Transfer RNA from Sheathia arcuata, 73 nucleotides, folded computationally. The organism belongs to Sheathia, within Eukaryota.
RNA sequence: UUCUUGGUAGCUCAAUCGGAAGAGCAACUGGCUGUUAACCAGUUGGUUAUAGGUUCGAGUCCUGUUCAAGAAG
Numbered sequence: 001u002u003c004u005u006g007g008u009a010g011c012u013c014a015a016u017c018g019g020a021a022g023a024g025c026a027a028c029u030g031g032c033u034g035u036u037a038a039c040c041a042g043u044u045g046g047u048u049a050u051a052g053g054u055u056c057g058a059g060u061c062c063u064g065u066u067c068a069a070g071a072a073g
Stems, first nucleotide, its partner, number of pairs: 001072007010025004019056001027043005049065005
């Protein structure tokens, strides 16, 4: 330099053919009890890397940029 794959909650990851984002863990609140842990119930938490485009509608499709991993030279 070129090509491929990827970037989603604090962490690990889902999201089917484009129909509008969820789980586990963590945190917080409550219940349970002598207390803690465990257990149970609930709550909070998102500029889907970034800038545009296509579309009635984009995490998903297209283009640029950026970061990471891999391959070729």
Rfam family: tRNA. Rfam links the family to the GO term triplet codon-amino acid adaptor activity. About the family: Transfer RNA (tRNA) molecules are approximately 80 nucleotides in length.